Small-subunit ribosomal RNA, 5' domain from an uncultured prokaryote, 512 nucleotides, folded computationally.
The prediction has a mean pLDDT of 83.
Context: one part of a larger RNA
RNA sequence: GAAUGAACGCUGGCGGCAUGCCUAACACAUGCAAGUCGAACGAAGGCCCUAGCUUGCUAGGUGUCCUUAGUGGCGGACGGGGGAGUAACGCGUGGGAACCUGCCUUUGAGUGGGGAACAACAGUUGGAAACGACUGCUAAUACCGCAUACGUCCUUCGGGAGAAAGGCUUCGGCCGCUCUUAGAUGGUCCCGCGUCUGAUUAGCUAGUUGGUGAGGUAAUGGCUCACCAAGGCGACGAUCAGUAGCUGGUUUGAGAGGAUGAUCAGCCACACUGGGACUGAGACACGGCCCAGACUCCUACGGGAGGCAGCAGUGGGGAAUAUUGGACAAUGGGCGAAAGCCUGAUCCAGCAAUGCCGCGUGUGUGAAGAAGGCCUUAGGGUUGUAAAGCACUUUCAGACGUGAGGAAAAGUUUAAGGUUAAUAACCUUAGACCCUGACGUUAACGUCAGAAGAAGCACCGGCUAACUCCGUGCCAGCAGCCGCGGUAAUACGGAGGGUGCAAGCGUUAAUC
Numbered sequence: 001g002a003a004u005g006a007a008c009g010c011u012g013g014c015g016g017c018a019u020g021c022c023u024a025a026c027a028c029a030u031g032c033a034a035g036u037c038g039a040a041c042g043a044a045g046g047c048c049c050u051a052g053c054u055u056g057c058u059a060g061g062u063g064u065c066c067u068u069a070g071u072g073g074c075g076g077a078c079g080g081g082g083g084a085g086u087a088a089c090g091c092g093u094g095g096g097a098a099c100c101u102g103c104c105u106u107u108g109a110g111u112g113g114g115g116a117a118c119a120a121c122a123g124u125u126g127g128a129a130a131c132g133a134c135u136g137c138u139a140a141u142a143c144c145g146c147a148u149a150c151g152u153c154c155u156u157c158g159g160g161a162g163a164a165a166g167g168c169u170u171c172g173g174c175c176g177c178u179c180u181u182a183g184a185u186g187g188u189c190c191c192g193c194g195u196c197u198g199a200u201u202a203g204c205u206a207g208u209u210g211g212u213g214a215g216g217u218a219a220u221g222g223c224u225c226a227c228c229a230a231g232g233c234g235a236c237g238a239u240c241a242g243u244a245g246c247u248g249g250u251u252u253g254a255g256a257g258g259a260u261g262a263u264c265a266g267c268c269a270c271a272c273u274g275g276g277a278c279u280g281a282g283a284c285a286c287g288g289c290c291c292a293g294a295c296u297c298c299u300a301c302g303g304g305a306g307g308c309a310g311c312a313g314u315g316g317g318g319a320a321u322a323u324u325g326g327a328c329a330a331u332g333g334g335c336g337a338a339a340g341c342c343u344g345a346u347c348c349a350g351c352a353a354u355g356c357c358g359c360g361u362g363u364g365u366g367a368a369g370a371a372g373g374c375c376u377u378a379g380g381g382u383u384g385u386a387a388a389g390c391a392c393u394u395u396c397a398g399a400c401g402u403g404a405g406g407a408a409a410a411g412u413u414u415a416a417g418g419u420u421a422a423u424a425a426c427c428u429u430a431g432a433c434c435c436u437g438a439c440g441u442u443a444a445c446g447u448c449a450g451a452a453g454a455a456g457c458a459c460c461g462g463c464u465a466a467c468u469c470c471g472u473g474c475c476a477g478c479a480g481c482c483g484c485g486g487u488a489a490u491a492c493g494g495a496g497g498g499u500g501c502a503a504g505c506g507u508u509a510a511u512c
Stems, first nucleotide, its partner, number of pairs: 001512002004509001006508005013359006019352002021317001026315003030312003035074003040071002043068004047063001048061006081270001083268001090195007099187002104183002108179004112146001114144002121136006152161003166175003196242003203233003208230008245267004249260004272293005295306004323349001325348003331345001332343004362392004372383004396453001398448005406439001411433008456501005461482003467496005477484002
């Protein structure tokens, strides 16, 4: 000098864009953060319509209108968080093969005929609760057989095995379902090289190293097991110990290099601590399950409930780090045929000079060089064109008004084209209509008033730009280094003056 996720002291006008628990992966009150589909299914209720009459009930129907708990499907493996662990094929880079892949695209074939249940519901009943138990009824795109098998799988090459589901409809079709081919996307696995410190850690290793066979896995493999052999690693640093998420990057530097890994992006590992599997295309699963443990809460003492390293917020720790805000308008995600619903992702707003950038705090004129202050050799000098005065301007802030863009889609309708048997439907294009903005009192622009509301901080012995007076008297104090202070201190404290930066200026910390 540069730079910081900074903090502290003094000070503080505005805007834009960023950033904001680096410490206790400490404990958490409260609210929200993952739902959706009635065009898979049965049921119940509400509104409405019709009929009957007891005039508020019963029966039926329907708009297939609204609402839910349940069965079922898809999604809760994404998105979001923090970095505890990890020195490792974890990451980076370059290769490889023995694999899986829901939704999507693509190829071919099919979607025939049956059955038995279980929730919901009704009844009985246990329990303080959480939650159950028994009996009975019922539907399905839930479950189970049978048939069929182009292609698929297994095979001793003879043969054997294995599917399916319907819903909506303007009756044209559309959305699905089953098997299968190829792809895309995503993922698993293996290898070369690179990846901190310590030798005051020198030897380490029995599933250890290799083989055969088997099991297991989506798949290779001591991954696991039986048997056999005795190997494998190591001063080119094994093992052990300490520290640490890795990278793109960031920062510094002319570079080489050093330091670092906040925000953003990729990968990894984690989800109170430890272990385990289930479901599923995908998890050994943050807001799923089971077991154990610590902690907190409820309890009728028999037993139960919980997990903010999601967004806010609280306590605590700390030098130190924000709102229990708005909206799904945009972008994206989940579900749905769609309308739409959900979305603390996201977009915005709030707080903080935390940083970067920009703007302002006036402009011109004005010598009697005013007054006051300070110094003085007492003549004067300086503050100083500075002020006052005069003439102007109105950025920003303030008040009022006008007012973009972020909005394109979707929907309705018309026309043309494609598709088709078709003037349905669907798709594409074009036109018209209709409507959708949290931000938002938006940005921007116009008008109004008045210099009006807006400057501090550090330093002045040398390094290092900037000097005098007073006070103090090795005291009080200063200090980055050298060093100042013991009666004339440009070095302490104050004042006047000056220098440097400026809505900041200094100090501290750690880095180059």